Record summary: This is a predicted structure of a 72-nucleotide RNA (transfer RNA) from Araneus ventricosus. Rfam family: tRNA. Rfam describes the family as follows. Transfer RNA (tRNA) molecules are approximately 80 nucleotides in length.
Parts: sequence; structure tokens; C1' cells
RNA sequence: GGCUCGGUGGUGCAACGGUAGCGCGCUUGACUCCAGCUCAGAAGGCUGCGUGUUCAAAUCACGUCCGGGUCA
Repeated sequence: GGCUCGGUGGUGCAACGGUAGCGCGCUUGACUCCAGCUCAGAAGGCUGCGUGUUCAAAUCACGUCCGGGUCA
């Protein structure tokens, strides 16, 4: 340098054109003498960045940055 895969809450991952969801964690309440376990709830994401396509983009296209794989 070419090709290819990926970048989404604190963390690990989903969602494959139509209001972004799950586990863990954090937090509030119930339970408990306190805590843990368990149960119920809340908070937390302008989807790496920019431009375009579309009525509508995490999703499609182009550019760019970062990381993995592979070839030279």
C1' cells in the first nucleotide's frame, strides 16, 4: 500500500431502511437485625467523524480517523 471485518450507554453485545433493545454494572424501593440473594422501578446512547441518497439512515453510498485479520 491492496483486500476484508469491526467502531452503538460504564462494560459485553443485539437491532440488517420505520420511535435503538438485552445481559452485567451503577442507582432507588421492597425483603433482611445489617448485607447478600431474589423481586419491582429509574438513570445512562445526537450509533467514531463528515457529506450524500431517501418521506424516513445505526442500517445504503462516498470520504476520513482508529483497531483486528490477511496478501505483498

Its mean pLDDT, the model's own confidence on a scale to 100, is 84.